[in-house]
């Protein structure tokens, strides 16, 4: 950098000790009934490999497994910050972008 998903879904314990929820600004919200972070178990999901089908033979498609390579396990990506459309009483709905996350390349 390129592409493809981001309203699903999944906890326990043990070290550990305050702070987290990506950064910056608002907002909410978790958190000494114990945060970050490690570790060990356990689970969710099916991206990427695998296994069966189909065909417009392709960076196709539809299905299944879940031993393998990741990746996840509060809350939409917690919600917003730029643009647009629709209602409207401050304001709410939508769609789009930006900016992130994870995967293949």
């Nucleotide at each position: 950098c390129u592409u493809a998903u981001c309203a699903u879904g999944a906890g326990c314990g043990g070290c550990g000790g305050a702070g987290g929820a990506a950064a910056c600004g608002g907002g909410u919200c978790c958190u000494g009934u114990g945060a970050a972070g490690c570790c060990g178990c356990g689970g969710c999901a099916a991206c990427c490999g695998c296994g069966u089908c189909c065909c417009c033979u392709g960076c196709g498609g539809a299905c299944g497994a879940a031993u393998g390579g990741u990746g996840c396990c509060a809350a939409g990506u917690c919600c917003u910050g730029c643009g647009g459309u629709g209602c409207a009483u401050c304001g709410c709905a939508c769609c789009g972008g930006a900016a992130g996350a994870u995967g293949a390349g």